[in-house]
RNA sequence: GAUAACCUUUGGGGCGGGGUGCAAUUCCCCACCGGCAGUAUAGUCUGCGAGCCUACGGGCAUGAACUGGUGAGAUUCCAGUACCGACAGUAUAGUCUGGAUGUGAAAAGGGGUAG
Numbered sequence: 001g002a003u004a005a006c007c008u009u010u011g012g013g014g015c016g017g018g019g020u021g022c023a024a025u026u027c028c029c030c031a032c033c034g035g036c037a038g039u040a041u042a043g044u045c046u047g048c049g050a051g052c053c054u055a056c057g058g059g060c061a062u063g064a065a066c067u068g069g070u071g072a073g074a075u076u077c078c079a080g081u082a083c084c085g086a087c088a089g090u091a092u093a094g095u096c097u098g099g100a101u102g103u104g105a106a107a108a109g110g111g112g113u114a115g
Base pairs, nucleotide, nucleotide: 006110007109008108009107010106016030017029018028019027031095032094033085034084035048036047037046038045043083044082051060052059053058065081066080067079068078069077087098088097089096
């Protein structure tokens, strides 16, 4: 004293009001939310995670943004107007319940290896 092994911890938010109805936090109007890494600060750029399958090598699936401004630089900031959100259940669900005290990108700490 690294960027190795290994260990520990952390690691997803949001339905409040009104309407219709026998029944809706699911429909309609308004509201609310935004994982991880990169990059001029990002739900909508690039990549990754969450789901399913597996011979454990991997395979499949995987949503959504424009305009203007500032600036050397921003699809990330500011202004405006939009848009998106797995599966199962239930009156049709991003926000309820469930698989899930799960999984997990990754972050922090310990550790001590190379040098």